[in-house]
A computed fold for a 523-nucleotide part of an RNA from Lagenoeca sp. antarctica, annotated as small-subunit ribosomal RNA, central domain. Its Rfam family is "Eukaryotic small subunit ribosomal RNA". Gene Ontology terms of the family: structural constituent of ribosome and ribosome. The literature on the family includes a 2001 paper in Science by Yusupov et al., "Crystal structure of the ribosome at 5.5 A resolution". Taxonomically the source falls in Lagenoeca (Eukaryota, Opisthokonta, Choanoflagellata, Craspedida).
Context: one part of a larger RNA
């Protein structure tokens, strides 16, 4: 690993990107025919043999011989498909030509058979040298893999655990064993060529056949030795011509790109509007106002609360607002403009495996918090006071600092939840809805084009309903199904409760703290 789990019992990193790693679509001799030969099993004849029979005939057996046929299996040759090329050696096989011995035959060296010698050709076997070669995984067989051990054969240790002995005679002896198997991985040799990788011809520097140059090397032969050159043989390099079906698989309900009309509360910057709140100013009136369960703290003839008028400030964006949209998640809602980006749809567009998931690493990441500015209307940790209460350091009330808003930088955590990783395939019915596309008699605007409604189909979303011949401990779930009938790919993570997300170490951070992360002990 086979073979556990991860919604709620322990558990999927907050989210995306991403290198190593792991995994990765289909496609390339698939076939067919003929001939020869061996083998296994079966069917059916004939000869031979045994038995019963006077005979006709019947019956049986056979690895004794032989014919036909069927099924399976092995080898070789050809169509048609390389089995690498070349040189040398060895022994054998075979074709042709020719000489010769013996024998048979012929009118005849005419023809046949059988030996033997020479020349020439062919394709196999073994060995050696050279040139040239896609490479592995996998699998078959073999060698090798110390014995003892294990499994196991033989054997009456009296049985057995054991041991490797023993058995038999006519007693100067004879004779049999001490097997075999397993031995995974790596390595060696060997047959196979499915599966999985890998290589080849695209600026042809490609293959093959001729041919011409340049250059290097030098064995033989020219009577010998030396020199030079040529021929010849073998490398290397550069041209030319010819031959060829000359050489690019397809276009994945995989992926990327381009294009088209869209779509969205996706993002950034600027701009604009809205009421509310608070404050200050002015204004009218006059005794209370606030607040609460009830009160009080608090404000108030120096006019509170309330009314009216405009103003300022900072926040926020009601109703419309949804089992609706967009975004990787966090998240996103006044108008308008600008900027770049995205999804889905459509496409007889293009590239052609470019892909999936991901240690390391990186971007973003609510709220709170930190640093430095700005701003400070509201609300409001801390704090003060009033109540309540046995007490109240709270809930209720009146104030109120930090904060809440914004800019620049940190921090990196949340019940960051769908408590459900991502990619791919399949399994079931329904009606809505959002975005696109295609279509249809129809309704409406203005006569058409378009729009807006209605209907049908189809892709892709957020969800829902009903049922499970499925799953589950159940709640429930179209995924949490296709799982003891267990394997599609890939990442992370859990192993009783506490101690404990603590201590310690490392690392990051200004800090707060984050990430990594135990044990003793206890139960």
């Nucleotide at each position: 690993u086979u073979g556990c789990a991860g919604u709620u019992a322990a558990a999927a990193a907050g989210c995306u990107c991403g290198u190593a790693g792991u995994u990765g679509g289909a496609u390339u001799u698939c076939u067919g025919g003929g001939c020869c030969u061996g083998u296994a099993c079966g069917g059916u004849g004939g000869u031979c043999c045994g038995c019963c029979g006077c005979a006709a005939g019947g019956u049986g057996a056979g690895c004794a011989c032989u014919g036909c046929u069927g099924u399976g299996u092995g080898g070789g040759c050809c169509c048609u498909u390389c089995c690498u090329c070349u040189c040398g050696a060895a022994g054998g096989c075979u074709g042709c030509g020719u000489g010769u011995g013996c024998u048979c035959u012929u009118a005849a060296c005419u023809g046949g058979g059988u030996g033997u010698g020479c020349g020439u050709g062919g394709g196999a076997u073994u060995c050696g040298g050279g040139a040239u070669c896609u490479u592995u995984a996998c699998u078959u067989u073999g060698a090798a893999a110390a014995a003892a051990u294990u499994a196991g054969a033989g054997u009456g240790u009296u049985c057995a655990a054991a041991g490797c002995a023993g058995g038999c005679g006519u007693u100067u002896g004879c004779u049999u064993g001490a097997a075999u198997a397993u031995a995974u991985u790596a390595g060696c040799a060997u047959g196979g060529a499915a599966u999985a990788a890998u290589c080849g011809a695209a600026u042809a520097g490609g293959a093959c056949u001729u041919u011409g140059g340049u250059u290097c090397u030098a064995u033989u032969u020219u009577g010998u030795u030396g020199g030079u050159u040529u021929c010849u043989a073998g490398g290397a390099c550069c041209g030319a011509a010819g031959u060829a079906a000359u050489g690019a698989u397809u276009a994945a309900u995989a992926g990327g790109g381009a294009c088209a009309g869209u779509u969205g509360g996706g993002g950034g910057c600027a701009u604009u509007c809205g009421u509310a709140u608070u404050u200050a100013a002015u204004u009218g009136u006059c005794a209370g106002a606030g607040g609460u369960g009830a009160a009080a703290u608090u404000c108030u003839u120096a006019g509170a609360u309330u009314u009216a008028u405009g103003a300022a400030a900072g926040a926020c964006g009601a109703a419309c607002u949804u089992c609706u949209g967009c975004g990787a998640a966090a998240g996103c809602a006044u108008u308008u403009g600008c900027c770049a980006a995205g999804g889905a749809u459509g496409u007889u567009u293009u590239c052609a495996u470019u892909a999936a998931u991901c240690a390391a690493g990186a971007a973003c990441g609510a709220a709170a918090g930190u640093u430095a500015g700005g701003g400070g209307a509201u609300c409001g940790a801390a704090g003060a006071c009033g109540a309540u209460c046995a007490g109240a350091u709270a809930c209720c009330g009146u104030c109120g600092u930090a904060g809440u808003c914004u800019u620049a930088a940190c921090c990196a955590u949340a019940a960051a939840c769908u408590a459900u990783g991502c990619c791919g395939a399949c399994u079931a019915g329904g009606g809505a809805u959002c975005a696109g596309u295609g279509g249809a008699c129809g309704u409406u605007c203005u006569u058409u084009a378009u729009g807006a409604c209605u209907c049908c189909a189809u892709u892709g979303g957020c969800a829902c309903c009903u049922u499970a011949u499925g799953a589950g401990a159940a709640a429930u779930c179209a995924a949490a199904g296709u799982u003891u009938u267990u394997g599609g790919g890939u990442u992370c993570c859990g192993g009783g409760g506490g101690g404990a997300g603590u201590a310690u170490g490392g690392u990051c951070g200004c800090a707060a703290g984050g990430c990594u992360g135990a044990a003793a002990c206890u139960u």